[in-house]
RNA sequence: UCGGAAAUCGGGAGACGCUGGCGCAAGCCAGGGCCGAAGGAGCAACCGCCCCGGGAAUCUCUCAGGCGAAGGGACCGUUUUCCGGUG
Numbered sequence: 001u002c003g004g005a006a007a008u009c010g011g012g013a014g015a016c017g018c019u020g021g022c023g024c025a026a027g028c029c030a031g032g033g034c035c036g037a038a039g040g041a042g043c044a045a046c047c048g049c050c051c052c053g054g055g056a057a058u059c060u061c062u063c064a065g066g067c068g069a070a071g072g073g074a075c076c077g078u079u080u081u082c083c084g085g086u087g
Base pairs, nucleotide, nucleotide: 001085002084003083004082005081006080007079009077010076011075016032018031019030020029021028022027033067034066035065039063040061041060042059046054047053048052
């Protein structure tokens, strides 16, 4: 000085005043609608070399998840520790 991992603290989006049933209510169940940022799946260039395999994302899908708050949350940043590279 560059990269990676873990921990820590902070930030962190989107989407139903829908329909029916049950219930005193909170809410639950079913149907329909919708979101894209856990996870999962798909692939361009390219690589292997021959019709198959490998191959990224905040792209695409929406299986899972989600659509009051909380929680979760890709990702970003702080601090610390560890690992590796370059000088």
The RNA shown here (Glycine riboswitch aptamer) has 87 nucleotides and comes from Paracoccus aminovorans.
Taxonomically the source falls in Paracoccus (Bacteria, Pseudomonadota, Alphaproteobacteria, Rhodobacterales).
It matches the Rfam family "Glycine riboswitch aptamer". Its family is annotated with glycine biosynthetic process in the Gene Ontology. Rfam's curators write: This family represents the bacterial glycine riboswitch.
The model forms 90% of the base pairs in the Rfam consensus.